Context: one part of a larger RNA
């Protein structure tokens, strides 16, 4: 100097910031992923009805898009994990850009109906039904694959809204843009009391796999690969932009913001999907925990709060979707503990205030005294001024380019009243700025070093006085 700080003692106000470093310990409640009726059928309700239906609202379900992002957290992990340079063998929903197409069939299945099981969680049969759900046909020559020239095979599509105009979709192609994936020089911890390690290992052919190169995987052939320029092994550990010191070189750290990578109860697995091996999805197994009619189910807060338990120690079970930004949706719009505010907490920086000026050969008390005095001290009283915050009345925003403001009657403005309601803490033997007196008597106690205390102690206790900083000040802990 510094700190996500903690204790002691004290605290007026504002601003911006910051707040579980321990137990990746277990959690109660709510909430955190929803949307689309302009893709489609139906249920209940309401209105109108040529009784066929038709419209609105509302719940489910069938479909589509999202849910692979946003938010958390640092367990693991010494690796291309990460940073920083380059690379080739890949893929990319939704967004741009361009060219080219959207013909003609079909079979179901929820939902509902009826029957039935089950405590429940849920399940079973049976019938009926729509679609941008699902399957054939029929076109293709871009597109795949065959030698790629030719030619031959193979492979597409849906619809909805409008009164139309057109508008959103859909199918194949070709290109951007962002995004992911893969490989590679270099770079950045400790121990050698860890010296040899290695069998898919090393490399070859062929081959499976994959979006794609590769011993990633699988036969078969060969014997290799790596290591003191420290391999293997051990132990710690997210990485970095940067952050703290430090004149520099280095050190030492990795909250908070921002990029990456990893975990989402432990282990394991694959579904779906442009995209996962998926926090709030499935499965299978373990602990745990909780329901039960004992047969059987259910759960995963390292999401925002919020409880418990550890611990010196970290907070509201707020408002609001008004900004800013994502999902859905032709749109109105609805979802958003992302966010945007508020609220706790001197935990940090910063500001600001508790009054100014006058005021005595100097009150009163205190302390000290050589008893004359000295100091406390212009300090107070007193006199004139002023009102920063707090108060108290009135007005009152920007933030929103239609309306629409949670924040907020907030900042902010103008008036009001009266010095009025706001000061402590440490330390005074040397270092180190700042001395006396009682009191104690190696006692009680003090101390970061040296070292105080055993009768006149500037070192301990208390007083009076000074010194330091001051809404703080001391200590202690960790770094330079």
């Nucleotide at each position: 100097g510094a700190u996500c700080a903690a204790c002691g003692c004290u605290g007026g106000c504002g601003g911006c910031g910051u707040g579980c470093c321990u137990a990746a310990u277990g959690c109660a409640u709510g909430c955190a992923a929803g949307u689309c009726g302009c893709a489609c059928g139906g249920g209940u309700g309401g209105c109108c009805u040529u009784c066929g239906g038709g419209u609105c609202a509302u719940c489910a379900g069938u479909g589509g898009c999202g849910a692979a992002c946003g938010g958390c957290u640092g367990a693991g992990g010494a690796a291309c994990a990460c940073g920083u340079a380059c690379g080739a063998a890949u893929c990319u929903g939704c967004c741009c850009u361009c060219c080219g197409g959207u013909g003609g069939g079909g079979a179901a299945c929820a939902a509902c109906g009826c029957a039935c099981c089950g405590a429940a969680a849920g399940g079973u049969g049976u019938g009926c039904u729509a679609a941008u759900a699902c399957c054939g046909c029929g076109u293709a020559c871009g597109c795949u694959a065959g030698g790629c020239a030719a030619c031959u095979a193979g492979g597409a599509a849906a619809g909805c809204a409008g009164c139309g105009a057109u508008g959103c979709g859909c199918c194949g192609g070709a290109g951007g843009a962002g995004g992911a994936g893969c490989g590679u020089g270099c770079g950045g911890c400790c121990c050698a009391u860890c010296a040899g390690g290695u069998a898919g290992u090393u490399g070859g052919c062929g081959g499976g796999g994959u979006a794609a190169g590769u011993g990633c995987c699988c036969a078969c052939c060969a014997a290799g690969c790596c290591a003191u320029u420290g391999a293997c092994g051990g132990g710690u550990c997210g990485c970095u932009g940067g952050u703290c010191u430090g004149u520099g070189a280095g050190g030492a750290c990795g909250a908070u913001c921002a990029g990456c990578c990893a975990g989402a109860c432990u282990g394991g697995g694959a579904c779906u999907g442009c995209g996962a091996c998926a926090c709030g999805g499935c499965c299978c197994a373990g602990a745990c925990a909780c329901c039960u009619a004992c047969g059987g189910g259910u759960g995963g807060c390292a999401g925002c709060a919020g409880c418990a338990a550890g611990g010196a120690a970290u907070c509201u079970u707020c408002g609001g979707c008004a900004c800013u930004g994502g999902g859905c949706g032709c749109a109105a719009g609805c979802c958003u503990g992302a966010c945007c505010g508020a609220g706790c907490a001197a935990c940090g920086c910063c500001g600001c205030g508790u009054g100014g000026a006058g005021g005595a050969u100097g009150a009163c008390g205190g302390c000290c005294u050589u008893c004359g005095g000295g100091u406390u001290g212009u300090a107070a009283a007193c006199u004139c001024c002023u009102u920063u915050g707090a108060g108290g009345u009135g007005g009152g925003a920007u933030g929103a380019a239609a309306c629409g403001g949670a924040c907020a009657g907030u900042a902010c403005c103008a008036c009001c009243a009266a010095a009025a309601c706001a000061a402590g803490c440490c330390c005074c033997g040397g270092c180190u700025a700042a001395c006396u007196c009682u009191g104690u008597g190696c006692c009680a106690g003090c101390a970061g070093c040296c070292g105080c205390g055993g009768u006149a102690a500037g070192a301990c206790a208390g007083a009076g006085g000074g010194g330091g900083c001051g809404a703080g000040c001391g200590u202690u802990g960790u770094c330079c």

The part of an RNA shown here (small-subunit ribosomal RNA, 5' domain) has 480 nucleotides and comes from an uncultured bacterium. Rfam family: Bacterial small subunit ribosomal RNA. Model confidence (mean pLDDT): 89 of 100. The full RNA is in RNAcentral, with records from ENA and SILVA.